A computed fold for an 88-nucleotide RNA from a Phycisphaeraceae bacterium, annotated as c-di-GMP-I riboswitch aptamer. It matches the Rfam family "c-di-GMP-I riboswitch aptamer". Gene Ontology term of the family: cyclic-di-GMP binding. Model confidence (mean pLDDT): 87 of 100.
RNA sequence: GAAAUGAAAGGGCAAACUUCCCGAAAGGGGAGGACGCAAAGCCUUGAGCCUACAGCACUCCUGGUGCCAGGGUGGUCGGGUUGCCGCU
Numbered sequence: 001g002a003a004a005u006g007a008a009a010g011g012g013c014a015a016a017c018u019u020c021c022c023g024a025a026a027g028g029g030g031a032g033g034a035c036g037c038a039a040a041g042c043c044u045u046g047a048g049c050c051u052a053c054a055g056c057a058c059u060c061c062u063g064g065u066g067c068c069a070g071g072g073u074g075g076u077c078g079g080g081u082u083g084c085c086g087c088u
Stems, first nucleotide, its partner, number of pairs: 004088001006085001012037002017032006035075001041081003046077002048073003055067005
């Protein structure tokens, strides 16, 4: 120095929930708050799951139903990439 690994130390992130904002929704952002996380840092051209504005079809037609990601989820997984420490 590198890899495996995850003891210790220094720390880091932040689920649910509350509140404000954005969004058709899923969900996202800020503040509070901690369920947890060794990458729960970042990246959606693989898979899964979530939503359905618009679109299409149907309809019992002020509406409703079905299909559908161009949306979302990296704290579902795969994969890529970057990083702290050093007992062993």